[in-house]
Context: one part of a larger RNA
Molecule: small-subunit ribosomal RNA, central domain
Organism: metagenome
RNA sequence: CUGGGCGCAAAGCGCGCGUAGGCGGUUUGUUAAGUCGGAUGUGAAAGCCCCGGGCUCAACCUGGGAAUUGCAUUCGAUACUGGCCGACUAGAGUACGAGAGAGGGAGGUAGAAUUCCCCGUGUAGCGGUGAAAUGCGUAGAUAUGUGGAGGAAUACCGGUGGCGAAGGCGGCCUCCUGGCUCGAUACUGACGCUGAGGUGCGAAAGCGUGGGUAGCAAACAGGAUUAGAUACCCUGGUAGUCCACGCCGUAAACGAUGUCUACUAGCCGUUGGGAGACUUGAUUUCUUAGUGGCGCAGCUAACGCACUAAGUAGACCGCCUGGGGAGUACGGCCGCAAGGUUAAAACUC
Numbered sequence: 001c002u003g004g005g006c007g008c009a010a011a012g013c014g015c016g017c018g019u020a021g022g023c024g025g026u027u028u029g030u031u032a033a034g035u036c037g038g039a040u041g042u043g044a045a046a047g048c049c050c051c052g053g054g055c056u057c058a059a060c061c062u063g064g065g066a067a068u069u070g071c072a073u074u075c076g077a078u079a080c081u082g083g084c085c086g087a088c089u090a091g092a093g094u095a096c097g098a099g100a101g102a103g104g105g106a107g108g109u110a111g112a113a114u115u116c117c118c119c120g121u122g123u124a125g126c127g128g129u130g131a132a133a134u135g136c137g138u139a140g141a142u143a144u145g146u147g148g149a150g151g152a153a154u155a156c157c158g159g160u161g162g163c164g165a166a167g168g169c170g171g172c173c174u175c176c177u178g179g180c181u182c183g184a185u186a187c188u189g190a191c192g193c194u195g196a197g198g199u200g201c202g203a204a205a206g207c208g209u210g211g212g213u214a215g216c217a218a219a220c221a222g223g224a225u226u227a228g229a230u231a232c233c234c235u236g237g238u239a240g241u242c243c244a245c246g247c248c249g250u251a252a253a254c255g256a257u258g259u260c261u262a263c264u265a266g267c268c269g270u271u272g273g274g275a276g277a278c279u280u281g282a283u284u285u286c287u288u289a290g291u292g293g294c295g296c297a298g299c300u301a302a303c304g305c306a307c308u309a310a311g312u313a314g315a316c317c318g319c320c321u322g323g324g325g326a327g328u329a330c331g332g333c334c335g336c337a338a339g340g341u342u343a344a345a346a347c348u349c
Base pairs, nucleotide, nucleotide: 004320005319006318007303012317014201015200016199017198021194022193023192025088026087027086029084030083031082033081034080035077036076037075038074039073040072041071042070049065050064051063052062053061054060091191092188093187094186095185096183097182098181099180103177104176105175106174107173108172109171110154115149116148117147119145120144121143125136126135162169163168206247207246208245209244210243211242215241216240220236221235222234223233258316259315260314261313262312263311266294267293268292269291270290271289272288273287274286275285276284277283278281298305299304322349323348324347331342332341333340334339
C1' cells in the first nucleotide's frame, strides 16, 4: 500500500451554510501534462537468478548473460483523464401562472378553566386518603350567584394529518418574511455534488441583568406509611416554569440508519397539486411531490430492510478496531460559573 466495517454487536458529527480539496453531463477541434510504445544514455562492482569453466566433489573461486521493475533526454500514439478555444440541453437555476401548510419574527385580540379580591345567598363542615392526619372553616369556609384582577395554556377540529435542515412548531386576526409542490412554455448554459478547517442554528435544565408569577413545582416544612422512610401517598411551598436581552452548546439531539445521484416486482391507505373518462358520483383511471402499512428479488448473524433500502452501483465527508481504567487525567481552546470540547497512559482481566 491492498484487504474489513458503522439500524440493533465498536462505529453516522444534533442539523445547516460554505472555504480549500476531492469528484463531475453531451459534443467538435486543439494540446500532449497524466497514460501507452520505440530509441539513446544512465542504473558501479560484488551479491541474488540462469548457462558455462577451475580446485577429486562441495563450500569457494572464475567467465558470460539476465535482472536492476528506476531516472533523464528524444521520437511517436491520442481511446480515456486533464488543459485551452467553441457548441449543446437531459443536471442545476431563472422567469410566468396556480396551490397547500402548527415554517419563522412582531403586534393585537377571544373564550373556557384554575387562583385571588369585593358583594349577595347560605350553614357546619370542607379537603384529602387504602385508611387517616397535617391543612382550611362560626373572625362564616366548602357550595352557589353577580362583578373585578392577573398570569399561563389554547379543549373540540386533530389525523402513522401538515410544515421545517435539525432542534422544533397548534385559539383567532393583521403586518413582515423563508422554504416547498404542481403546470405549461420561454430563458441561462454544467453555473453541479460533497465538504477537512471555518461559520450559523440548536430541546430541557442551568447562568447573568431587569421584569412577571395564576397554576404547577426541584429544594424545604409538616402529616402519614414503615423496623427505619432523608422516598413512593397527602397538606403546604421557594427557585424555576413565563417575558426582554445576553450566555451555555449538551440529550435515547433516535429512523440509534451522513449527504447527493442513478437503477431495481407488485398491492393497499392517506396529504397537496395536475390531467382524463363516463353512468356526474360518498364514482373511477393516469400522473407528480410527500407520508404510512404489507410484500417479491436481493441483502442480513439473525431480527428484519425491501423505490422513504439495510438491494445494485458511483461521488465526497465523518467515524470504529477487546472489556475496565475513561469520555477520565494532563495540556490547549471555549465559558461568569456549572461545565463543554479535544483526548491519553500506567495498571488490570